[in-house]
Context: one part of a larger RNA
C1' cells in the first nucleotide's frame, strides 16, 4: 500500500507442499495342485528393519550457574574453618533445559476414475466377434480421504461482535468542536526469538527476592565421647541445593507520549 470506513475475534479452502518404503513369522493348511518331491492364490493375524515426526515418563548423555572428595601452592594473624589459582586443577555424582542410543506415535483403510490385461450383451458381415450403440472388472500408478501452508485466492472471500458529530454546502468539501473501539512506543518477561516476529504481563504473579515443596548430594559447621594416632561415632537422612512446582506485591514493571477520526466511492 491494496483488498472502498476502521478494529477484535473465528474461519472457508482455490492452490501449493509433505508422507507414499518393506521383509519375516501364524492361521486358512501340509489343505487346493501334484505320482511324488514339493506346496499355493484369498482372506485374518502378529513381530520387525529402514524412514519420518514429536516428547523427556523410562534408559542413557550433556549439564564450566548444585553437592561431595582430593593434590600443591598463596592468601583470610595462627589452630579449625573457607577463598583464589593451577584445563572446570584433577576426581565421583547431577536438577531443568537440550539430546538419542529412549519413549509414543506415522505410512494406512475406504471411495471414484483409470493403464496393460479379462469380460457381458452386440451389429455394421443371417456366422464370429469385449466395440462400432451400450455395460462390467481390473494396479504401489492418477484424483481425493492423512499433515501442514494457505484470501496480494487483484474473483483479494464468510461469519460474530465492538466503534465513531453537530451546522453549512448539489457535490468535492469548509468551519466548530471531538481523538472513538482499537493499536503501537516504553518497561518486567519467556521453553518464543539471529534481528524482527510471536506469547505472558504492566498493580499484577510477568521477572527478581522471599517463603514451602521436589530433586541432586550424601552425612555440614560446631560441641561432645572413643582412639597413642590416622580417623571414627553421637547431636543428624544432617548440612547445602542452579535452571523445577506451588504460594506470597517486598524489589522493579512508574509517569507519561504517540497513533487511529467522526457511518464511509
Nucleotide at each position: 500500500c491494496g483488498u472502498a470506513g476502521g478494529a477484535u475475534a473465528c474461519u472457508u479452502g482455490a492452490g501449493a507442499g509433505g508422507a507414499g518404503c518393506u521383509a519375516u513369522c501364524c492361521a486358512u493348511a501340509g489343505u487346493a495342485c501334484g505320482a511324488g518331491a514339493g506346496g499355493a492364490c484369498c482372506u485374518g493375524g502378529a513381530u520387525g528393519g529402514a524412514c519420518g515426526a514429536a516428547c523427556c515418563u523410562c534408559u542413557g548423555g550433556u549439564g564450566u550457574u548444585c553437592c561431595g572428595g582430593u593434590u600443591g601452592u598463596c592468601a583470610g594473624g595462627c589452630c579449625a574453618c573457607u577463598g583464589g589459582c593451577a584445563u572446570a586443577g584433577c576426581c565421583g555424582g547431577g536438577u531443568a533445559g537440550c539430546c538419542a542410543u529412549g519413549u509414543u506415535c506415522g505410512g494406512a483403510a475406504c471411495a471414484g476414475a483409470u493403464a496393460a490385461c479379462c469380460g457381458c450383451u452386440g451389429a455394421a458381415a443371417g456366422c464370429a466377434u469385449a466395440u462400432a450403440a451400450g455395460c462390467g472388472g481390473g494396479a504401489a500408478g492418477c484424483u481425493g480421504g492423512c499433515c501442514u501452508c494457505a484470501a496480494g485466492a487483484c474473483u483479494a472471500g464468510g461469519u460474530a461482535u465492538c466503534c465513531c458529530u453537530g451546522c453549512c454546502g448539489c457535490a468535492a468539501g469548509g468551519c466548530a468542536c471531538u481523538a472513538a473501539a482499537g493499536g503501537c512506543c516504553c518497561c518486567u518477561u519467556g521453553c518464543a526469538g539471529a534481528c524482527u516476529a510471536c506469547a505472558a504481563g504492566g498493580u499484577g504473579a510477568u521477572a527478581g527476592g522471599c517463603c514451602g515443596g521436589g530433586u541432586g548430594u550424601g552425612g555440614a559447621a560446631g560441641c561432645g565421647c572413643c582412639g597413642c594416632g590416622a580417623g571414627g561415632c553421637g547431636c543428624g537422612g544432617a548440612g547445602c541445593u542452579a535452571a523445577c512446582c506451588g504460594g506470597u506485591a517486598c524489589u522493579a514493571a512508574u509517569a507519561g507520549g504517540c497513533c487511529g477520526u467522526g457511518c464511509g466511492g
This is a predicted structure of a 265-nucleotide part of an RNA (large-subunit ribosomal RNA, domain VI) from a Gammaproteobacteria bacterium.
RNAcentral holds the full RNA, with entries from ENA.